[in-house]
Molecule: Glycine riboswitch aptamer
Organism: uncultured Roseiarcus sp.
RNA sequence: CUUCGCGGAAGAGACCGGCGGCUCGGCUGCCGGCGCCGAAGGCGCAACCGCCCCGGAAACGCUCAGGCCCCAAGGACCGCGAGGG
Numbered sequence: 001c002u003u004c005g006c007g008g009a010a011g012a013g014a015c016c017g018g019c020g021g022c023u024c025g026g027c028u029g030c031c032g033g034c035g036c037c038g039a040a041g042g043c044g045c046a047a048c049c050g051c052c053c054c055g056g057a058a059a060c061g062c063u064c065a066g067g068c069c070c071c072a073a074g075g076a077c078c079g080c081g082a083g084g085g
Stems, first nucleotide, its partner, number of pairs: 001084008013034001015033008035068003041064001042062003048056003
């Protein structure tokens, strides 16, 4: 540096319209619209770092992607364990 396992892990519309499904009180799926989030990824600046020719580069910025009640999933990063280079 990297892989796997375990644990922790945030943010943002219960919005409007159309078409459905269901157990038809209400819940929910898809599409479109507008509004938003940044912590998969991607891109940009370059703070910073290095072996300082030249490279590597953010938790900063942009939101293409992704995401936006709860739950689930995902999740940068942190901790522990086990490998590989």